[in-house]
Context: one part of a larger RNA
């Protein structure tokens, strides 16, 4: 000096990003126990008291009552919850980055949409075949949401999906006009040319799809601007105008979302960029990419309080081990 333990006056978080670490709490019995609540919980809430040994009595006993005795100390050692208040997120128990992340991520019961009538859809395979399933729509697959409570607004113009079939467009195929090559023949000697055999190939016909017409948002998604107006001022229930498929409803809101921003006001502190409650000017919340609440739960995150302490003011001492120095 390091590591691991033990003790410490007065103070008690002043330490620090943060009470990290440590301390404190701790067992049994008795009493007692709030808000809130899904009436189960919360709850071991919180907060108090008591505990050894001897004798007597009651009792089958456990144990209880009374009297006495000892110590600083009776769950005499060891083992053995710290607690409370408020908020965010996720309902919960669970799962996860084997070896830097355990979470607010994943899953979940519940909800919804959609596909699938059985040789099912879907999936694997070249196929045979297999899973689905020795199941049959109260079943199986896919996608989204995520207990529960209250709810889930408007837009189908774009993209997707579903339905429709009148018209337009459209492939191979069918079709075969015309043309070209070849030459019997004819010829004004320049050419013209039937049949056949070849080459090329027009019109016409020709499905789905697309165009088109409807539907559909718990499909992908989207959900405005400017100007004026009330008898103080301010503001605008109201009016005008432009644009749109429709212009954001309920609820929430400086939020895990707010740039300006340490917004403003209130609370807590002597003092608070954090925290809690409001306001609404939402740069850029918003309704199953779910919205708002919510008891219980959480090795979760944030703020506060009590208790407690060498975290600190500010260090000191001791023990054991290692290192170093000397021998």
């Nucleotide at each position: 000096u390091c590591a691991u333990g033990g003790c410490u006056a007065a103070g008690g978080a002043a330490c620090u990003a943060g009470g990290c670490a440590a301390a404190a709490u701790g067992g049994g019995c008795c009493c007692g126990u709030a808000a809130c609540u899904u009436c189960g919980g919360g709850a071991g809430a919180a907060g108090g008291g008591u505990c050894g040994c001897c004798c007597a009595c009651a009792g089958u006993a456990a144990u209880g009552u009374g009297g006495g005795c000892c110590g600083c100390a009776g769950u005499g050692a060891a083992u053995u919850g710290g607690u409370c208040c408020a908020g965010g997120c996720g309902a919960c128990u669970g799962u996860u980055u084997a070896u830097c992340a355990a979470a607010a991520a994943c899953a979940c019961a519940g909800g919804a949409c959609u596909c699938u009538g059985c040789u099912a859809a879907a999936u694997c395979g070249a196929a045979a075949g297999a899973u689905g399933a020795u199941g049959u729509a109260u079943a199986g697959g896919g996608u989204c949401u995520g207990a529960c409570a209250c709810c889930u607004g408007c837009c189908c113009g774009g993209u997707g999906c579903c339905g429709g079939a009148a018209g337009g467009u459209u492939a191979a195929g069918u079709g075969g006009a015309a043309a070209u090559g070849u030459u019997a023949g004819c010829u004004u000697c320049g050419g013209c040319a039937a049949a056949g055999c070849a080459u090329c190939a027009a019109a016409a016909u020709g499905a789905a799809g697309c165009c088109c017409c409807g539907g559909u948002a718990a499909a992908c998604g989207g959900c405005g601007g400017c100007c004026g107006u009330a008898a103080c001022u301010a503001u605008a229930a109201c009016g005008g105008u432009c644009c749109u498929a429709a212009g954001g409803u309920a609820g929430c809101g400086a939020a895990a979302u707010u740039c300006c921003u340490u917004g403003u006001c209130g609370g807590g502190u002597a003092a608070g960029u954090u925290c809690c409650g409001a306001c609404c000017u939402g740069c850029a919340c918003g309704a199953a990419u779910g919205g708002u609440g919510u008891a219980a739960c959480g090795a979760u995150c944030u703020g506060g309080a009590c208790a407690c302490u060498g975290u600190c003011u500010c260090a000191g001492c001791c023990a054991u081990g290692a290192g170093c120095u000397c021998g």
This is a predicted structure of a 327-nucleotide part of an RNA (large-subunit ribosomal RNA, domain IV) from a marine metagenome. The coordinates come from a structure-prediction model, not an experiment, and the mean pLDDT is 87. The full RNA is in RNAcentral, with records from SILVA.